[in-house]
RNA sequence: GGUCUCGUAGGCUAAUGGUAGACCCUCUCGUUUACACCGAGAUGGCGCAGGUUCGAUUCCUGCCGGGACCA
Repeated sequence: GGUCUCGUAGGCUAAUGGUAGACCCUCUCGUUUACACCGAGAUGGCGCAGGUUCGAUUCCUGCCGGGACCA
C1' cells in the first nucleotide's frame, strides 16, 4: 500500500428498511434482626459525516478505530 471483516448500554451480545432487545453490572423497592440469595422495577446505547428512501442500526460513499490475510 491492497483485500476482507468488525464497530450497538459500564461489560458481553441480538436485531437484514417500520417504536433498538436480552444477560451481567449499577440504583430503588419488597423479603431478612442484618447481609447474601430471590422477586419486582428503574437508569443507560446504534463510531463520525454525507447520500438513497415516506422512513436507515440496517442499503451506498467517504473518514476514524480494532482485527485477519496478501504484498

A computed fold for a 71-nucleotide RNA from an archaeon, annotated as transfer RNA.
It matches the Rfam family "tRNA". The family's RNA type in Rfam is transfer RNA. Gene Ontology term of the family: triplet codon-amino acid adaptor activity.